Annotation
This is a predicted structure of a 72-nucleotide RNA (transfer RNA) from Lyngbya sp. PCC 8106. The RNAcentral record of the sequence draws on ENA, MGnify and Rfam. Model confidence (mean pLDDT): 83 of 100. RNAcentral records the identical sequence in 3 taxa.
[in-house]
RNA sequence: GCCGAUGUGGCUCAGUGGUAGAGCGGCGCACUCGUAAUGCGUAGGCCAGGGGUUCAAAUCCCCUCAUCGGCU
Numbered sequence: 001g002c003c004g005a006u007g008u009g010g011c012u013c014a015g016u017g018g019u020a021g022a023g024c025g026g027c028g029c030a031c032u033c034g035u036a037a038u039g040c041g042u043a044g045g046c047c048a049g050g051g052g053u054u055c056a057a058a059u060c061c062c063c064u065c066a067u068c069g070g071c072u
Stems, first nucleotide, its partner, number of pairs: 001071007010024004018055001026042005048064005
């Protein structure tokens, strides 16, 4: 330099055009002599950044950035 993949709560990941979700973690309450476990509740992401298409974009298109892989 060329090609490809990935980027979504603190972490690991779903979501392939119509209200952004789960597990773990955090916080509160219950339970317990106490802790853990368990149960219930709760906070937290405008989806890497910018632009475009669309009535409507995490999702489709373009550019940029970051990480990873392949080729030279």